A computed fold for a 74-nucleotide RNA from Elusimicrobia bacterium CG03_land_8_20_14_0_80_50_18, annotated as transfer RNA. The prediction has a mean pLDDT of 82. Lineage of the source: Bacteria > Pseudomonadati > Elusimicrobiota.
[in-house]
RNA sequence: GGGCAAUUAGCUCAGCUGGUGAGAGCAUCCGCCUUACACGCGGAAGGCCGCAGGUUCGAAUCCUGCAUUGCCCA
Numbered sequence: 001g002g003g004c005a006a007u008u009a010g011c012u013c014a015g016c017u018g019g020u021g022a023g024a025g026c027a028u029c030c031g032c033c034u035u036a037c038a039c040g041c042g043g044a045a046g047g048c049c050g051c052a053g054g055u056u057c058g059a060a061u062c063c064u065g066c067a068u069u070g071c072c073c074a
Base pairs, nucleotide, nucleotide: 001073002072003071004070005069006068007067010026011025012024013023019057028044029043030042031041032040050066051065052064053063054062
């Protein structure tokens, strides 16, 4: 330098063919349980969907550029 893949909650990851509300597990906090803790049960909080632009009535999802990370080639 070229190619491919990934980027969504604090962490690990889903999200099928674009279609009202953006999700799960773990972690955190609160309540229940317990003498107490853990486990378990119930609930809550937590998101510019990497950034910018474009297409569309409508974009996490499609297109372009950029950034970061990983792999391969030279």